[in-house]
RNA sequence: UUCGAAAAGGCAAACCCGGUGAAAGUCGGGGACGCAAAGCUAUGGGUCUAAAGCCUUGUUCAAAGAAGGCUAUGAUCGCCAAGCUGCCGAAA
Numbered sequence: 001u002u003c004g005a006a007a008a009g010g011c012a013a014a015c016c017c018g019g020u021g022a023a024a025g026u027c028g029g030g031g032a033c034g035c036a037a038a039g040c041u042a043u044g045g046g047u048c049u050a051a052a053g054c055c056u057u058g059u060u061c062a063a064a065g066a067a068g069g070c071u072a073u074g075a076u077c078g079c080c081a082a083g084c085u086g087c088c089g090a091a092a
Base pairs, nucleotide, nucleotide: 002092003089004088010035011034015030016029017028018027019026020025033078039084040083041082043081044080045079046076047075048074052071053070054069055068056067057066
């Protein structure tokens, strides 16, 4: 360094309650499906969302509202890469 036996300790999916947000989500409490980086960074790709903006349909004198579509500047590192940091030490 690869690796993942043991022990100590750590994190915490779904779901429930409360806060927050337009939403996706996120935060706190409960709770454990899992995790050796499930620690950190949205840098690249993926995925999710669409407040605002733009386009279309259509109503209308004209518009607004409504419906549909597109776009991240929003979100996710427990989707995959990349970067930074890191506990323990059986076997090999």